[in-house]
Molecule: Bacterial RNase P class A
Organism: Fimbriimonadaceae bacterium
RNA sequence: GGAGCUGGCUGGGCGGCCGCCUCGGCGCAAGCCGGGGAGGAAAGUCCGGACUUUAUAGGGCACGGUGCCUGGGGCAACCCAGGGCGGGGCGACCCGACGGAAAGUGCAACAGAAAGCAAACCGCCCGCAAGGGCAAGGGUGAAACGGUGCGGUAAGAGCGCACCAGCGUCCUGGGUGACCGGACGGCUAGGCAAACCCCACCGAAAGCAAGGCCGAAUAGGGAGGCUAUGACCCGGCCCGGAGAGCCUCCGGGUAGGCCGCAUCAGAGAGAUGGCCGCACAAAGACAGAAUCCGGCUUACAGGCCGGCUCCACUC
Numbered sequence: 001g002g003a004g005c006u007g008g009c010u011g012g013g014c015g016g017c018c019g020c021c022u023c024g025g026c027g028c029a030a031g032c033c034g035g036g037g038a039g040g041a042a043a044g045u046c047c048g049g050a051c052u053u054u055a056u057a058g059g060g061c062a063c064g065g066u067g068c069c070u071g072g073g074g075c076a077a078c079c080c081a082g083g084g085c086g087g088g089g090c091g092a093c094c095c096g097a098c099g100g101a102a103a104g105u106g107c108a109a110c111a112g113a114a115a116g117c118a119a120a121c122c123g124c125c126c127g128c129a130a131g132g133g134c135a136a137g138g139g140u141g142a143a144a145c146g147g148u149g150c151g152g153u154a155a156g157a158g159c160g161c162a163c164c165a166g167c168g169u170c171c172u173g174g175g176u177g178a179c180c181g182g183a184c185g186g187c188u189a190g191g192c193a194a195a196c197c198c199c200a201c202c203g204a205a206a207g208c209a210a211g212g213c214c215g216a217a218u219a220g221g222g223a224g225g226c227u228a229u230g231a232c233c234c235g236g237c238c239c240g241g242a243g244a245g246c247c248u249c250c251g252g253g254u255a256g257g258c259c260g261c262a263u264c265a266g267a268g269a270g271a272u273g274g275c276c277g278c279a280c281a282a283a284g285a286c287a288g289a290a291u292c293c294g295g296c297u298u299a300c301a302g303g304c305c306g307g308c309u310c311c312a313c314u315c
Base pairs, nucleotide, nucleotide: 001311002310003309004308005307006306007305008304009303010302013278014277015276016275017274018273020037021036022035023034024033025032026031039286043297044296046295047294048293049292050291051207052206053205054204063203064202065201066200067199068083069082070081071080072079073078084098085096086095087094088093099198100197104196105195106192107191121138122137123134124133125132126131146164147163148162149161150160151159165188166187167185168184169183170182171181173180174179211259212258213257214256221250222249223248224247225246226245233241234240
């Protein structure tokens, strides 16, 4: 100097003008003054928790969540530190739903002979042939019944051997543990469980349109009272008319309102903005609260700080 990896922070500042929502004060009012007014993800609604209603002796089924180890934090979800195993990268480092595929069921397009009781298109060997032996090589595929090499053989084959991978057994081997190491056995068993399923642990269900309070008019319900000996009505009273219902109280529901609802954003599902100037290289990303809180995941122009790796060159 170049190319990268990684841990954090930030996502605009100052001033002027014009607005929007809300709270407080003043004012008869119009309005004026002052305070507050989105995010790191407010997003997806994927997991927890608070809160609310319903349910609940205990246990089980179903359904859902989680799934390497140790330590720590947290009610939990989850997070942090260190470590193990598998995969990727020269490396810094990154990724992993990381229990089980020798319990069962199921799935695998196309290609290919064959995709799970193995099988045989080309091919190899024996044989005149019929037929028999074989799976090394070719070819297909995301994946082909352990891999590489040597021996062996008619050709071949864990058929034998060495190393590697897996599995099983053993170890008075190491480690708190995940796991690692060693010896032995030719034992070779394919993949997918974010397919059903099995195992372990955990979990009541539904959600703020939860739920609670107040509550008309009209209609209807209940109780009491008045009323054909005429109530109520016809402007207050009398006469007169007309006439079968009328009055009071109670309770439920509806319309509607309030709470739930926020430490000074916060409701109506609706506010939280715009323009100009200045400095700067420039003001340009993703994106807009709706009960609240903690996580996870996803999106994101640009800028700042720290640590580290690889390559080239110079001293």